The prediction has a mean pLDDT of 87. The part of an RNA shown here (small-subunit ribosomal RNA, 5' domain) has 472 nucleotides and comes from an uncultured bacterium.
Context: one part of a larger RNA
């Protein structure tokens, strides 16, 4: 000097900030991903009979974004600086093309099981759902002959979409140089190991894999092992070098009760999806179900210790739509802590018979101390009262009658805390007697203690001020 601090006395306001650093410990409740009727059938409701509303259900886009948390990981994990063998939904852009057909289901309706989750059968139906022909390149494979691949409508007729395809823009996978803690009381580690050839598989390079074949690869320039740790941009501290550290805010990784698997998709091996298998918790009619806060609030436990089961979508964003809009604990705000950091104030001028009171005392007297009172203002806060934004763009303000501005009364409503023996600024008196007690470090204290403890003065910081803990 500095803190995400914790504790003790104290505590008037205003702005920015900042708040589980410990149990990746369990978790009641409520919310955090919905949207489209301009994709379909149907139901209900309204009608001015034009048609309009709502919606479970099929469908399409999203849900891989955005928000958490650091368990793991010592690694191409991340930082930096290169590469080929790749993909990329929306969105730019290029050239084209959008014919013909079919054949189920779900909502419904019966009829049935189950306590419940839920789920069987029977029949009926639509689509931008599925499924076939056809078309067929400057796409895709080629032995370079040739072979091969789409598609979807909807309507207020102006658009919006659907396929193929060119380019690119964004996002991303993948490899490699260099650099990323400590131990050697870890010295030998490795059988898909290490190369190679055929096969396979992925968007994509590779022992990714899988058969055959060779025996190699690594390693005191530290391999293996063991410990601890999320990187990094930064953040403290110091004149630098350096040394510690990765809260808040950015980028990157991993994780989503614990292990493991895959679907689905442009994109997960998916917190609020699925599937087994485990711990735990709930329901139960015992036969069999549900669940997963390291989101936001909250609650229990740990703990020195860390908020509100709040408002609003107004504004920036996000998703979804043609659009009106819905959605949105992201996000803007409000609450709550002096937890920081910055600002303000608690009152200014006069006033000496140096009142009174205390304290000290050589008793003369000094000191508190212009300090009180007294007189003379003034009104920053706070308080009544009237007015009242910008953030909004025609319209739409959660925040909020907020900031802010005017006016009013009245010194009114606002000073504590630490120390005074050196170091270190600040000194006397009473208790107290190696007791009580103090102390960071030297050391104080056994009857005159500036060193306990009070008191009076004093010194320093001040809405804080001290201890404690870390760090440099």
């Nucleotide at each position: 000097a500095a803190c995400g601090a914790a504790c003790g006395c104290u505590g008037g306001c205003g702005g920015c900030a900042u708040g589980c650093c410990u149990a990746a410990c369990a978790c009641a409740u409520g919310c955090a991903a919905g949207u489209c009727g301009a994709a379909c059938g149907a139901g209900a409701c309204c009608u001015u009979c034009g048609g309009g509303u709502c919606u479970a259900g099929u469908g399409g886009c999203g849900c891989a974004c955005g928000g958490g948390u650091g368990c793991g990981u010592a690694a191409c994990g991340c930082g930096u600086g290169g590469g080929a063998a790749c993909c990329u939904g929306c969105c730019u852009u290029u050239a084209g093309g959008u014919u013909c057909g079919g054949a189920a289901u779900a909502a419904c309706a019966g009829u049935g099981a189950g306590a419940a989750a839920u789920u069987a059968c029977u029949g009926c139906u639509a689509a931008u759902a599925c499924c076939g022909g056809a078309u067929a390149a400057u796409g895709u494979c080629u032995u370079c002959g040739g072979a091969c691949c789409a598609a979807a409508g909807a309507u207020u007729u102006a658009u919006c979409g659907c396929c193929u395809u060119u380019a690119g823009a964004u996002g991303g996978g993948c490899c490699c140089g260099c650099g990323u803690u400590g131990g050697a009381u870890u010295a030998g580690c490795u059988a898909g190991u290490u190369g190679g050839u055929g096969g396979g598989g992925u968007a994509a390079a590779g022992g990714c894999c899988u058969a055959c074949c060779a025996a190699g690869g690594c390693g005191a320039c530290g391999a293996u092992c063991c410990a601890u740790a999320g990187c990094u941009g930064g953040u403290c501290u110091g004149a630098g070098a350096g040394g510690a550290u990765g809260a808040u805010c950015a980028g990157c990784c991993a994780c989503a009760c614990u292990g493991g698997g895959a679907c689905u998709g442009a994109g997960a091996c998916a917190c609020g999806g699925c599937c087994c298998a485990g711990a735990c918790u709930c329901c139960u009619a015992c036969g069999g179900g549900a669940g997963g806060c390291a989101g936001c609030a909250g609650u229990g436990g740990g703990g020195a210790a860390u908020a509100u089961u709040g408002g609003a979508c107004a504004a920036u964003g996000g998703g979804c739509g043609a659009a009106a809009g819905c959605c949105u604990g992201a996000u803007c705000c409000a609450g709550c802590a002096a937890u920081g950091c910055c600002g303000c104030g608690u009152g200014a001028g006069u006033g000496a018979u140096g009142a009174a009171g205390g304290c000290c005392u050589u008793a003369g007297g000094g000191u508190u101390g212009u300090a009180a009172a007294g007189c003379u203002c003034u009104u920053u806060u706070a308080c009544c009262a009237g007015g009242g934004a910008u953030g909004a763009u025609a319209a739409u303000g959660a925040c909020a009658g907020u900031a802010c501005c005017u006016g009013g009364a009245g010194a009114a409503u606002a000073a504590g805390c630490u120390c005074c023996g050196g170091c270190u600024a600040a000194c006397u008196c009473c208790g107290u007697g190696c007791c009580a007690g103090c102390a960071g470090c030297c050391g104080c204290g056994g009857u005159a203690a500036u060193a306990c403890g009070g008191a009076g003065g004093g010194a320093g910081c001040u809405a804080g001020c001290g201890u404690u803990g870390u760090u440099c």